[in-house]
Context: one part of a larger RNA
Formats: sequence, C1' cells, structure tokens
RNA sequence: CUGGGUGUAAAGGGCGUGUAGGCGGGAUUGCAAGUCAGAUGUGAAAUCUAUGGGCUUAACCCAUAGCGUGCAUUUGAAACUGCAGUUCUUGAGUGAUGGAGAGGCAGGCGGAAUUCCCGGUGUAGCGGUGAAAUGCGUAGAUAUCGGGAGGAACACCAGUGGCGAAGGCGGCCUGCUGGACAUUAACUGACGCUGAGGCGCGAAAGCGUGGGGAGCAAACAGGAUUAGAUACCCUGGUAGUCCACGCUGUAAACGAUGGAUACUAGGUGUGGGGGGUCUGACCCCUUCCGUGCCGGAGUUAACACAAUAAGUAUCCCACCUGGGGAGUACGAUCGCAAGAUUGAAACUC
Repeated sequence: CUGGGUGUAAAGGGCGUGUAGGCGGGAUUGCAAGUCAGAUGUGAAAUCUAUGGGCUUAACCCAUAGCGUGCAUUUGAAACUGCAGUUCUUGAGUGAUGGAGAGGCAGGCGGAAUUCCCGGUGUAGCGGUGAAAUGCGUAGAUAUCGGGAGGAACACCAGUGGCGAAGGCGGCCUGCUGGACAUUAACUGACGCUGAGGCGCGAAAGCGUGGGGAGCAAACAGGAUUAGAUACCCUGGUAGUCCACGCUGUAAACGAUGGAUACUAGGUGUGGGGGGUCUGACCCCUUCCGUGCCGGAGUUAACACAAUAAGUAUCCCACCUGGGGAGUACGAUCGCAAGAUUGAAACUC
C1' cells in the first nucleotide's frame, strides 16, 4: 500500500460559503498521454526453478535452458480514461406565473400581568412553610378602587404545525431583504458534486465601553432543617438577565446519524402547491415538495433503522485504532482576560 470501521461499543468537523485537489451526463470526429498487443535491445555474475553431470551419497560443485514480472526504443489498436473540436437536453442554472411561512434587519404601535409612586375606602394583621422563623405592618400594611411611572416578556391561537445552513425564530402593523416550493418549458448548454487550507455565521455563560434595570436571580446576608448543612426550603439581594457597539468561539452545538446522486414492497396522519372526476369553495382519484407514525425485504452484536435508511451502489471530505496518564505538559497560533485551537511522552493496568 491493500484490508476494517464511525446512531448507542473508539470515531461525523457546530454550520455554511468556497480555493487548490479528487470525481463527473448523452451523441460524434480526431489525437494517442494512460491502457492493450507485437518486435528489438537491455535486464552483470552468484542466487532461484527445471534437466543432465561430478565428488561412494547428501550438503556442495559444474553445464545447459528458463526466470528476471522491469526499463528504453519502435510498429500498431482505439473500447474505456484523458486531451482537442462539433453537437444534444434529461443534470445544473436563468426567465415567466402563482401561492405558503415565528426566515433576517429596522421603525412604530398594543393589551394583560408583576413592581414602585400618589390619592380614596378600610383595620390588624400580612407573608411564608412539612411546621416555623427571619421579613413587612397602627409612622396604617395585606385587601380593594382610581390615577401615574418604568422595564421585560408576548396568554389564548399553538399543532411529532411552519421557516432557517446550523445556532435559532412566536403580540400587531409598516418598510427593506434572503431562501425554498409548485406550475410552465421561453433561454443557456454539463456551466455539475465534494471540498484540505481560507473566509463568514455561530445558544448560554463570560469580558470591554456606555446606557437601562420591572420581574427573576449566581455571589452574599439572615431564618429554618440537620450530628453538621458552606445545600435542598423560606425572607432579602448584587453582578447578570435587557439595549448599542466590540470581543469570546464553546455546548448532550444531538437525529449522539457529514454532503451529493441513483435505485429498492406497502399502509396511515399532517403542512404547502398542481392536475383530473365533478365542475360544488366539498368528497374522491392522482402527482411534486416537506414533516410524523407503523411496517416488508434487506441491514444490525442487539436495540433498532427501514424511500427523511442505519438497505443496495458510486464520488468527495472529516474522524477512529485498548483503559488511565490527558484533552494534561511543552511549543505554536488566537484572545483584554477567562480561556480556545493544535496536541504528546514517561509511567501504569
């Protein structure tokens, strides 16, 4: 090198975009680099294989032939790969028509609730728990009514419903904007797939500067519980949670399942389109895209997966190779820091 794997045993990069590279549709013409065939030269000797011979045999030695799977030159073949030309439309893309959507960004608006403030009514409790206490309250609380302030989140609708590459996205309205889907078949004519590096995006927590701060709430304080209680429970409460800009770059970033294409029984829900029967916006039949459940073949160690494959195949990338040491040390790169990325060994079982 070949050979084995990656849902749960070790192993899919968090996700995209895309460079190099790898791989790549139908027809046809040419070339001949790969490929295949022939010829010539070379491929030292020894070794090796076959046959024969020599030491009394054998090992050993000698002779002849083969082998030496390779390389070079040359002559041809043209199916496949490649290269060059022509061409095609089914892959891919553009156009046209149409509807769906919490896709993104910005601005504005709304109601319920909590808290606080002001005023009215009203009086002795409220709150909290397993039970209590800390706490609040005669300086008038809790309750209730009216008014006001401010911040955050959007009940019902709501759905294994929708959208997005992933992270994620949910009140209403407006503006700007991305993608997907169906129908059509006008246009381009393989323009494709994947993608080491690179670049971009990336929950929460955290960090920097400046705002904001209702509720919640690490830390912290107090009350309980307890043998103790640096906890679970209770009363408070600061960072933070929110906004703007910048950084961080990690998660059980999960479907623990990389992407693309093709093929391989069915059944039943649901979301968005189209066609048909009817012509009725139903029902029914059919088709494309998505999202679930059940299930056959097949696969699997089993569990299970099963057209949204973990089935059958091809292409490309990433990753794995006993447990601990260790995602540590050292070095390097990045970061304000926290730390992140890359990533061993001794030793030990």